[in-house]
Context: one part of a larger RNA
RNA sequence: GGAUGAAUGCUGGCGGCGUGUCUAAGGCAUGCAAGUCGUACGAAUUGUUUUUGGUAGCAAUACCGAGAACAGUUAGUGGCAAACGGGUGCGUAACACAUUGGUAACCUACCUUCGAGACGGAAAUAACCCUGGGAAACCGGGGAUAAUUCCCGAUAGACAUGGGGGGACAUAUGUCAUUCCCAUGUAAAUCCCGAAAGGGGCUUGAAGAGGGGCCUAUGGCCUAUCAGCUAGUUGGCGGGGUAAUUGCCCACCAAGGCUAUGACGGGUAGGGGGUGUGAGAGCACGACCCCCCUCACUGGGACUGAGACACUGCCCAGACACCUACGGGUGGCUGCAGUCGAGAAUAUUCCUCAAUGGACGCAAGUCUGAAGGAGCGACGCCGCGUGCAGGAUGAAGGCCUUCGGGUCGUAAACUGCUUUUUUCAAGGACGAAUCAAUGACGGUACUUGGAGAAUAAGAGGUUGCUAACUCUGUGCCAGCAGCAGCGGUAAUACAGAGACCUCAAGCAUUAUCC
Numbered sequence: 001g002g003a004u005g006a007a008u009g010c011u012g013g014c015g016g017c018g019u020g021u022c023u024a025a026g027g028c029a030u031g032c033a034a035g036u037c038g039u040a041c042g043a044a045u046u047g048u049u050u051u052u053g054g055u056a057g058c059a060a061u062a063c064c065g066a067g068a069a070c071a072g073u074u075a076g077u078g079g080c081a082a083a084c085g086g087g088u089g090c091g092u093a094a095c096a097c098a099u100u101g102g103u104a105a106c107c108u109a110c111c112u113u114c115g116a117g118a119c120g121g122a123a124a125u126a127a128c129c130c131u132g133g134g135a136a137a138c139c140g141g142g143g144a145u146a147a148u149u150c151c152c153g154a155u156a157g158a159c160a161u162g163g164g165g166g167g168a169c170a171u172a173u174g175u176c177a178u179u180c181c182c183a184u185g186u187a188a189a190u191c192c193c194g195a196a197a198g199g200g201g202c203u204u205g206a207a208g209a210g211g212g213g214c215c216u217a218u219g220g221c222c223u224a225u226c227a228g229c230u231a232g233u234u235g236g237c238g239g240g241g242u243a244a245u246u247g248c249c250c251a252c253c254a255a256g257g258c259u260a261u262g263a264c265g266g267g268u269a270g271g272g273g274g275u276g277u278g279a280g281a282g283c284a285c286g287a288c289c290c291c292c293c294u295c296a297c298u299g300g301g302a303c304u305g306a307g308a309c310a311c312u313g314c315c316c317a318g319a320c321a322c323c324u325a326c327g328g329g330u331g332g333c334u335g336c337a338g339u340c341g342a343g344a345a346u347a348u349u350c351c352u353c354a355a356u357g358g359a360c361g362c363a364a365g366u367c368u369g370a371a372g373g374a375g376c377g378a379c380g381c382c383g384c385g386u387g388c389a390g391g392a393u394g395a396a397g398g399c400c401u402u403c404g405g406g407u408c409g410u411a412a413a414c415u416g417c418u419u420u421u422u423u424c425a426a427g428g429a430c431g432a433a434u435c436a437a438u439g440a441c442g443g444u445a446c447u448u449g450g451a452g453a454a455u456a457a458g459a460g461g462u463u464g465c466u467a468a469c470u471c472u473g474u475g476c477c478a479g480c481a482g483c484a485g486c487g488g489u490a491a492u493a494c495a496g497a498g499a500c501c502u503c504a505a506g507c508a509u510u511a512u513c514c
Base pairs, nucleotide, nucleotide: 001514002513003512004511006510007509008508009507010506013384014383015382016381017380018379019377020376021342026340027339028338030337031336032335035080036079037078040077041076043074044073045072046071047070048069049068050067051066052065053064054063055062056061087295089293097219098218099217101215102214103213106212107211108210111208112207113206114205115204116203117202119153120152121151123149128143129142130141131140132139133138159185160184161183162182163181164180165179167176168175169174190200191199192198221267222266223265228258229257230256233255234254235253236252238250239249240248270292271291272290273289274285275284276283277282297318298317299316300315301314320331321330322329323328348374350373351372352371356370357368358367359366360365387417388416389415390414397408398407399406400405422451423450424449425448426447427446431441458503459502460501461500462499463484464483465482469498470497471496472495473494479486480485
């Protein structure tokens, strides 16, 4: 000199774009943050229209009941989603990450392309009804019912498993193809509109895209006042297990494996793209944004599923907190706000799904604290303003003085002008993709007109380094100070005043990095 997620002191006009718990991965009141589909299903319920029966009545009509059609709502069954999106950096020195390859050792819902198919039957269960227990949370018994729920049978191969023959490739298990033969096994669901065609789904196979799993090599912290470490340890054979390779797990066998090119131990730490600085080499860092990893009160476990060992799912244990009729239950903000606490220190219990994106749905649409916005903070960067021109009797006043004067100083007053900004009034968007409709932001930005210099300057410094000096007070006192050093009676170094210098809506100080 530059930089910062900064803090502190003094000061503070506006706008744009960013950014904001670095500490206690401490505890959390309250609200919201993941639902959706009635074009899968039974049922309940509301409305409209309508058919019909009964009673009263001469009739109009009124009341009670049964049915149909249409439209709406939804507790339950069922499907998809909930593994994404959002947060954190505790742990982790590791195939966690980055780069490079491999997978002849693998998986993949939704989406795309191509092919084949969907025949028949049976059953259960919730909702519902009856009933029991419990303070509650909730739990149990009996009865009936539906489906794109579940089960059985049929059919099927470019599917799977097993056996056999030949070919090519390969390194060992093997892999490949219009290969061939045999045996065995395994599918499916319907819904809507319609006259039909058709649309949405279903099953099976092949391929693609995107996503993921696993393996390899290389790379990136400190410590030797850590020198030896290791028994599933290292390898083999056989099994189990997995989507898949592997001591991943197990039985048996062998005795190996790592290490001064730093094993093992200890400390610290999420990694990268990048960021700061520097001419560069380097050094330091990893806030915000993007990618990967990791965790979800603490520890452990599996279930469901294409995908989890699952932040707002389940089970067990523990700590903590809450409810209780004392028998027993409930909870998990490291989501968005907010609160207590801690701290030098870090924001609103805001608006909207209008846009972008996501889930579900044929769609209309619903949900979305993702996101888009607004609010607060000079926390940062950038931009703008606090007026312009004229104006000497060089006014008054302050300060200095050699008492002549000098300086603040064209500065002010005063005259003229302008209106960025401010304020008032009127108009008023783009963002909306569309035939139309649809804007939270927002009556915002912007435009036009009016008013009036009106609403707007401080902070630090002035001995040298270092730009800027005099007076008064004080008298090694009071004090200053980054270093050198000032102060003991004329202090440009302390304190006050005037003048001056620098930067400026900021200026200084502290901390940290280069």
A computed fold for a 514-nucleotide part of an RNA from a bacterium, annotated as small-subunit ribosomal RNA, 5' domain. It matches the Rfam family "Bacterial small subunit ribosomal RNA". Gene Ontology terms of the family: structural constituent of ribosome and ribosome. The prediction has a mean pLDDT of 85.